A computed fold for an 88-nucleotide RNA from a Gemmatimonadales bacterium, annotated as c-di-GMP-I riboswitch aptamer. The coordinates come from a structure-prediction model, not an experiment, and the mean pLDDT is 86. Rfam family: c-di-GMP-I riboswitch aptamer. Rfam's curators write: GEMM was predicted in a large-scale screen for bacterial structured RNA regulatory elements. The model forms 100% of the base pairs in the Rfam consensus. The source organism's lineage runs through Bacteria, Pseudomonadati, Gemmatimonadota, Gemmatimonadia and Gemmatimonadales.
Order: sequence, then C1' cells, then structure tokens
RNA sequence: UGCUGCCCAGAGCAAAGCCGCCGAAAGGCGGUGACGCAGAGCCACGGGACUAGAGCGCAGUAAUCGCGACGUCCGCCGGGCCGCCAGC
Repeated sequence: UGCUGCCCAGAGCAAAGCCGCCGAAAGGCGGUGACGCAGAGCCACGGGACUAGAGCGCAGUAAUCGCGACGUCCGCCGGGCCGCCAGC
C1' cells in the first nucleotide's frame, strides 16, 4: 500500500418505543433506551425512497384535490473523502 473481516484488544455509534423542543410535513435535535452496525464516521454526487411549504392547475375567495424540491433520508444501494484493530 492492497485485499479480507474467521480470530485479538481498546474504544465508538445507537433502531423501535417513550418524554421534551424545532419543523407545514417528511424529518431533525436533546434525554432515555439497545434492534443492530467494521465505517451505523463525513459528503445528497448517481439511482431510489419520503414529504408537499412556496408556487402552479384555479376560475371571486377559502377549503379539498392534483402537480410541484428549492425540503428530508448516508441505519436503502452505488460512488467519493477520512479512519481503528487483526489476518493475509
């Protein structure tokens, strides 16, 4: 340096649920809690998924409905960056 995660060590993260806060929502943050994770560290770059506020359809207005990503998910897959231990 590359590949691999059968074996070692020390650590790390934290799903669902519950509570509080933020958000239109998806979802996020903090606490609690551990289903799991060898990148469950970081980046929305490609695909995918979720939501539908602004805006548009739209008409006098409102509601409903449809469209709508500039919003969200890296614990869906791929890619990129950085990184621990062990084995080869």